[in-house]
Transfer RNA from Anaerolineaceae bacterium 4572_32.1, 77 nucleotides, folded computationally. Its Rfam family is "tRNA". The family's RNA type in Rfam is transfer RNA. RNAcentral holds the sequence, with entries from ENA. Taxonomically the source falls in Anaerolineaceae (Bacteria, Bacillati, Chloroflexota, Anaerolineae).
RNA sequence: AGGCGAGUAGCUCAAUUUGGCAGAGCAACGGUCUCCAACACCGUAGGUUGUGGGUUCGAUUCCUACCUCGCCUGCCA
Numbered sequence: 001a002g003g004c005g006a007g008u009a010g011c012u013c014a015a016u017u018u019g020g021c022a023g024a025g026c027a028a029c030g031g032u033c034u035c036c037a038a039c040a041c042c043g044u045a046g047g048u049u050g051u052g053g054g055u056u057c058g059a060u061u062c063c064u065a066c067c068u069c070g071c072c073u074g075c076c077a
Base pairs, nucleotide, nucleotide: 001073002072003071004070005069006068007067010026011025012024013023020057028044029043030042031041032040050066051065052064053063054062
C1' cells in the first nucleotide's frame, strides 16, 4: 500500500436475507419468597446501532469517506 471481516444496552450477541415499532441472555434496580441471604419467579430501567455525508416517504440494513480492532497479501529497510 491492497484485500477481507468486525463495531448495536454495562458485557456477550441477534435483527441486515425482503429497507418499515431496535431485541435476547447475563449484569443492575424493585418486588414475591426467606430469620437474613442465595436460588427461583415476576417486573422496571437501560441505545446518537463507531463518526460524517448521501440515496429514500422511511436507513442498524443501501452507497460513500473516515476512525478503531482482527486476519491475509505485498513493498522498503